[in-house]
Parts: sequence; C1' cells; structure tokens
RNA sequence: GCCCCCGUAGCUCAACGGAUAGAGUAGCUCACUCCUAACGAGCCGAUGUAGGUUCGAUUCCUAUCGGGGGCA
Repeated sequence: GCCCCCGUAGCUCAACGGAUAGAGUAGCUCACUCCUAACGAGCCGAUGUAGGUUCGAUUCCUAUCGGGGGCA
C1' cells in the first nucleotide's frame, strides 16, 4: 500500500429496513433480615464520527476514525 471482518449501556451480547433499541451482569434505590449475603421490586445507562438513499436506517451506500486478520 491492497483486501476482509468487527465497532450498540461500565462489561458480555441481541435487534426482516418499521412497536418506546432489548437482555444478562455491574451500579443506585426500596423491600425482606436481628445484621449481612442470597432472593424480590424498581431506577439509571448505548447505536464510533460525518454525509447520503428511503415515508422510515442499529440495519443499505460513501468517506473517515479505532481494533483484529490476510496478502505484498
């Protein structure tokens, strides 16, 4: 330099182009308990960035950034 794959919550993962982007775990609050843990209820929290296509984009296209792999 060329090609391929990945990027969604603090972490691990979902989501035919169409419902308020969902789970687990972590964190916080409440309840339970003599206290703690466990269990239970609730809350918080995310689409790498910039454009484009579309009535509608996490999903499709382009560029770019980051990570991984292959070739040279």
Transfer RNA from a Patescibacteria group bacterium, 72 nucleotides, folded computationally. Rfam family: tRNA. Rfam describes the family as follows. Transfer RNA (tRNA) molecules are approximately 80 nucleotides in length. Taxonomically the source falls in Bacteria candidate phyla (Bacteria). Model confidence (mean pLDDT): 82 of 100.